[in-house]
Context: one part of a larger RNA
RNA sequence: UGACGGGGACCCGCACAAGCGGUGGAGCGUGUUGUUUAAUUGGAUGAUAAGCCAAGAACCUUACCAAGGUUUGACAUCCUGCAAAUUUCUACGAAAGUAGAAAGUGCUUUUAGAAUGCAGUGACAGGUGUUGCAUGGCCGUCGUCAGCUCGUGUCGUGAGAUGUUGGGUUAAGUCCCGCAACGAGCGCAACCCUUAUGAUUAGUUGGAUUUUUCUAGUCAGACUGCCUCGGUAACGGGGAGGAAGGAGGGGAUGACGUCAGGUCCGCAUUACCCUUACACCUUGGGCUACAAACGCGCUACAAUGGCCGGUACAAUGGGCAGCUAAGUCGCGAGAUGGAGCAAAUCCCACCAAAGCCGGUCCCAGUUCGGAUAGCAGGCUGAAACUCGCCUGCUUGAAGUCGGAAUCGCUAGUAAUCGUAGGUCAGAACACUACGGUGAAUACGUUCCCGGGUCUUGUACA
Numbered sequence: 001u002g003a004c005g006g007g008g009a010c011c012c013g014c015a016c017a018a019g020c021g022g023u024g025g026a027g028c029g030u031g032u033u034g035u036u037u038a039a040u041u042g043g044a045u046g047a048u049a050a051g052c053c054a055a056g057a058a059c060c061u062u063a064c065c066a067a068g069g070u071u072u073g074a075c076a077u078c079c080u081g082c083a084a085a086u087u088u089c090u091a092c093g094a095a096a097g098u099a100g101a102a103a104g105u106g107c108u109u110u111u112a113g114a115a116u117g118c119a120g121u122g123a124c125a126g127g128u129g130u131u132g133c134a135u136g137g138c139c140g141u142c143g144u145c146a147g148c149u150c151g152u153g154u155c156g157u158g159a160g161a162u163g164u165u166g167g168g169u170u171a172a173g174u175c176c177c178g179c180a181a182c183g184a185g186c187g188c189a190a191c192c193c194u195u196a197u198g199a200u201u202a203g204u205u206g207g208a209u210u211u212u213u214c215u216a217g218u219c220a221g222a223c224u225g226c227c228u229c230g231g232u233a234a235c236g237g238g239g240a241g242g243a244a245g246g247a248g249g250g251g252a253u254g255a256c257g258u259c260a261g262g263u264c265c266g267c268a269u270u271a272c273c274c275u276u277a278c279a280c281c282u283u284g285g286g287c288u289a290c291a292a293a294c295g296c297g298c299u300a301c302a303a304u305g306g307c308c309g310g311u312a313c314a315a316u317g318g319g320c321a322g323c324u325a326a327g328u329c330g331c332g333a334g335a336u337g338g339a340g341c342a343a344a345u346c347c348c349a350c351c352a353a354a355g356c357c358g359g360u361c362c363c364a365g366u367u368c369g370g371a372u373a374g375c376a377g378g379c380u381g382a383a384a385c386u387c388g389c390c391u392g393c394u395u396g397a398a399g400u401c402g403g404a405a406u407c408g409c410u411a412g413u414a415a416u417c418g419u420a421g422g423u424c425a426g427a428a429c430a431c432u433a434c435g436g437u438g439a440a441u442a443c444g445u446u447c448c449c450g451g452g453u454c455u456u457g458u459a460c461a
Base pairs, nucleotide, nucleotide: 001461002460003458004457005456007455008454009453010452011451012450013449015445016444019409020408021407022406023405026299027298028297029296030295031294032293033292034290035289042053043052064285065284066283067282068281069280070279073124077123078122079120080119081118082117083116086103087102088101089100090099091098092097107113108112126274127273129272130271135268136267137263138262139261140259142257147186148185149184150183151182152181153162154161155160166177167176168175192251193250194249195248197220198219199218200217201216202215203214223245226239227238228237229236230235301402305361306360307359308358309357310356311355317348318347319346322341323340327336328335329334368399373394374393375392376391377390378389379388415437416436417435418434419433420432421431
């Protein structure tokens, strides 16, 4: 000087408390461990792994396994020889491919060259092989916490100190006052985006016919500016006006560093290793197994509900190898059909669902719950057996609110209800967005956890 303390003082945070809803019990989905397996590819492992890499494993992906094949190679550059390239057919084969036949014989300054194919030769290619404890880059975390430093000066033999401490104040090392310090930098804040109000401009394809709504630009507006109380000040309490008040709400933005944190399977890259194989191609299988354990979710256990009928109101988005209307067929998934739309025009997409109105059920393992299973179908796709999604009929399991324990949330939030998108041929209960309805509680800081500042002890560095 740090670090640590079941030392002290002060301060903060959904940290506790006060509340609301969950998880932990059930079934299912998904990830992980373990076990199994020819293989169940690999990585991630307290917080900071576990719906994570993966914004989507039937083949492909794919890195794993079995079998069949290739060896200058699937890919790049160079050299030599032959052939234009290319297309079609036959046999064998699971395919990769192997063997053979036919068509074709083009372009350009043309004994040659370009593009391409085949064969050969080595230089080389190749490696999702190892090392994230050799690295870059990127990311997580402490933490959006308020800190981390420097120049000059001063003090100290020196390591270092001071500044950065003190008194106040703030979300903040924010600002004020004081002070052997005076200044400065990275952080904080502001500048950026969005949302709430108004003005104005322009409006098609949007809505109305009238002030306006809407879309997209520009501008204004909020600054403790005004009043009052406290205070030297910074600032704090209250009030007015105002759509908005003291950082208005939200986002982006993450200092010096820490964890030899994560990633050599995005990419790049040191070193090492393989080179008829640890490289490459193909078919099939596996990543989907299942005694058990854990994480994250979905659906429930019902009457604030289930079912039936009627009826109302969104926003964000996406669309040409696409979205797909009306009509017709089908109980339905869907089929048919083909209008419109490269989109404020058309379509997805409708009455969004919860909601409201009416009816029914009468507390039961039920008209709750929907797992599991049988049959019959539909869709995508060469192909749904391993291993997809959806529909109809039948079947109707566990489950009656969950032990110890534990998580989220302070307002348009929690809870709850649907909608859209990315990925994607198909395949979400995940993820990312969007709107609808819309609470309760916070006395307070004693305690638990984490953090900050000062101080103290130390046999620790």
The part of an RNA shown here (small-subunit ribosomal RNA, 3' major domain) has 461 nucleotides and comes from a hydrothermal vent metagenome.
The prediction has a mean pLDDT of 83.
RNAcentral holds the full RNA, with entries from SILVA.